[in-house]
RNA sequence: GCCUCGGUAGCUCAGUGGUAGAGCGUUUGCCUUGUAAGCAAAAGGUCGAGGGUUCAACCCCCUCCCGAGGCU
Numbered sequence: 001g002c003c004u005c006g007g008u009a010g011c012u013c014a015g016u017g018g019u020a021g022a023g024c025g026u027u028u029g030c031c032u033u034g035u036a037a038g039c040a041a042a043a044g045g046u047c048g049a050g051g052g053u054u055c056a057a058c059c060c061c062c063u064c065c066c067g068a069g070g071c072u
């Protein structure tokens, strides 16, 4: 230098055009003499950045940044 894959909640990851979710974690409540466990609820996201296509983009196209792997 080129190619492939990835970047989404604190962490691990879903989501292949129609207003973004799960598990774990955190907080609160219930339960308990108390703690853990269990049950219920809540908070938490400029979807890596910018631009384009589209009525509409996490998703499609272009450029760039970061990470992993491969080739030379």
Base pairs, nucleotide, nucleotide: 001071002070003069004068005067006066007065010024011023012022013021018055026042027041028040029039030038048064049063050062051061052060
Transfer RNA from a Candidatus Parvarchaeota archaeon, 72 nucleotides, folded computationally. Its Rfam family is "tRNA". NCBI's taxonomy places the organism under Archaea, Nanobdellati, Candidatus Parvarchaeota. The sequence was found in a public genome assembly. Model confidence (mean pLDDT): 83 of 100.